[in-house]
RNA sequence: GGGAACUCCGGAGAAUCUCUUCAGUGAGUGCCGAAGGUGCAAAGCCGGUUAUACCGGUGGAAUCUCUCAGGCAAAAGGACGGAGCAGGCUAU
Numbered sequence: 001g002g003g004a005a006c007u008c009c010g011g012a013g014a015a016u017c018u019c020u021u022c023a024g025u026g027a028g029u030g031c032c033g034a035a036g037g038u039g040c041a042a043a044g045c046c047g048g049u050u051a052u053a054c055c056g057g058u059g060g061a062a063u064c065u066c067u068c069a070g071g072c073a074a075a076a077g078g079a080c081g082g083a084g085c086a087g088g089c090u091a092u
Base pairs, nucleotide, nucleotide: 006084007083008082009081010080015029017028018027019026030072031071032070036068037066039064044058045057046056047055048054
């Protein structure tokens, strides 16, 4: 300097849909994005080239994107934010 785990507080969206089951058990249709995951812009790097241009490759973030996963009454969960505790780890 950064800061995992843990505790507390706040925390959005979308059918309490239809059929079914002992049972949020299974199926169907419609929908949501803020667990997790997918995709990519620039820089950087590599190659081609006389070349800083240009082309190809690599690389690569998000609350963007997709909707695989997850979710669509309440509860739970919940990115993220705040507070506390703690002092692994990294650099000098």

A computed fold for a 92-nucleotide RNA, annotated as Glycine riboswitch aptamer. It was read from a public genome assembly, where an Rfam model found it. Its mean pLDDT, the model's own confidence on a scale to 100, is 76. Rfam family: Glycine riboswitch aptamer. Rfam links the family to the GO term glycine biosynthetic process.